[in-house]
RNA sequence: CGAGUUCGCCGGGUGGCCGCGGGCGGAGGCGAAUGCCUCCGCUUGAGGAAAGUCCGGACUCCACAGGGCAGGGUGCUGGGUAACGCCCAGGCGGGGCGACCCGACGGAAAGUGCCACAGAGAACAGACCGCCGAUGGCCUCGGGAGAGGCACAGGCAAGGGUGAAACGGUGGUGUAAGAGACCACCAGCGCCCCGGGUGACCGGGGCGGCUGGCAAACCCCACCUGGAGCAAGGCUAAGCAGGGACGCAAUGGCCCGUUGAUCAGUCCCGGGUGAGCCGCAGGAGGUCACCGGCGACGGUGAUCCCAGAUGGAUGGUCACCGGGGACCGGAGACGGUCCCCACAGAAUCCGGCUUACAGGCGGGCUCGUUCU
Numbered sequence: 001c002g003a004g005u006u007c008g009c010c011g012g013g014u015g016g017c018c019g020c021g022g023g024c025g026g027a028g029g030c031g032a033a034u035g036c037c038u039c040c041g042c043u044u045g046a047g048g049a050a051a052g053u054c055c056g057g058a059c060u061c062c063a064c065a066g067g068g069c070a071g072g073g074u075g076c077u078g079g080g081u082a083a084c085g086c087c088c089a090g091g092c093g094g095g096g097c098g099a100c101c102c103g104a105c106g107g108a109a110a111g112u113g114c115c116a117c118a119g120a121g122a123a124c125a126g127a128c129c130g131c132c133g134a135u136g137g138c139c140u141c142g143g144g145a146g147a148g149g150c151a152c153a154g155g156c157a158a159g160g161g162u163g164a165a166a167c168g169g170u171g172g173u174g175u176a177a178g179a180g181a182c183c184a185c186c187a188g189c190g191c192c193c194c195g196g197g198u199g200a201c202c203g204g205g206g207c208g209g210c211u212g213g214c215a216a217a218c219c220c221c222a223c224c225u226g227g228a229g230c231a232a233g234g235c236u237a238a239g240c241a242g243g244g245a246c247g248c249a250a251u252g253g254c255c256c257g258u259u260g261a262u263c264a265g266u267c268c269c270g271g272g273u274g275a276g277c278c279g280c281a282g283g284a285g286g287u288c289a290c291c292g293g294c295g296a297c298g299g300u301g302a303u304c305c306c307a308g309a310u311g312g313a314u315g316g317u318c319a320c321c322g323g324g325g326a327c328c329g330g331a332g333a334c335g336g337u338c339c340c341c342a343c344a345g346a347a348u349c350c351g352g353c354u355u356a357c358a359g360g361c362g363g364g365c366u367c368g369u370u371c372u
Base pairs, nucleotide, nucleotide: 001368002367003366004365005364006363007362008361009360010359012321013320014319015318016317017316018315020045021044022043023042024041025040026039027038028037029036030035047343051354052353054352055351056350057349058348059229060228061227062226066256067255068254069253071225072224073223074222075221076090077089078088079087080086091105092103093102094101095100106220107219111218112217113214114213115212128160129159130156131155132154136152137150138149139148140147141146168186169185170184171183172182173181187211189208190207191206192205193204194203195202196201233278234277235276236275242269243268244267245266246265248260249259250258285304286303287302288301289300290299291298292297322341323340324339325338326337327336328335329334
């Protein structure tokens, strides 16, 4: 200097004028009061994703949130967290020269099922091309012993082919020809032992047998799991019209148990109301410093209050600046003209994940090249 990888931050700024929502304070007017209206001052007012609604909770109600089945979810180990399907660290497997990245990562020896087409045959397999064919059979030669040939019966799955994948691999023994049939070494699997590690696992040794894949197929195993959701729920005001069915009802389904009721209640159809207030933001809160930890994160101290709307607020306009691009002039510094400035708007809140994002800044690490 170039290329890459990973982490973090910003994502328009300033000023004038006019205009909005919340909070606090003040002045004035109206009113019996709560209060209403006008004006002024101070202060504050969208995000890193507010998005998707994919997870986890807080909170509220049902109030048996009791037990179980079904259903659903997760799936290597150890940590973090309120919790999680998240985050951190590690293990194993895969990709990459590497920094790094990805993993739907328990079990195929409980069972069932699938592996198209091609191919003989796709898991108790299999004979297309092939190899052998001693013995039995046929033919030729030979006096005979025997030799040669044929291919039938029969034997083989080592070689070739098909395929994503062919029932371990290499080398040998053996055989008519072969084959883990046997042997040596190796990979995998199972069992036992030793060492390291909290553990997943790693390393080593011995024995055994001879060994497809798929569980993001059904399934088995381990762990987790009440339901509904701020349109939850509560208060005030106002208004009206009931009718039918059942004999039980209790927030997904079923069972057990429990509680309550049985002129109560549940369900269906219809009518009325659809106004105001609370919930509504002080938190598993933010920031800074120190300490502990590889890290996620935790502890201590200090400090701060940073939206709460409800047809839904934070805008309009002017000027200057900032950033990016193109063109022109210039030796250069630089100047001029034109164009553009991303994704996108809270609605109960919080912790995550996923997706979108013009442009800009910074750090760590890897590879390559050059110079010293």
Bacterial RNase P class A from a bacterium, 372 nucleotides, folded computationally.
Model confidence (mean pLDDT): 80 of 100.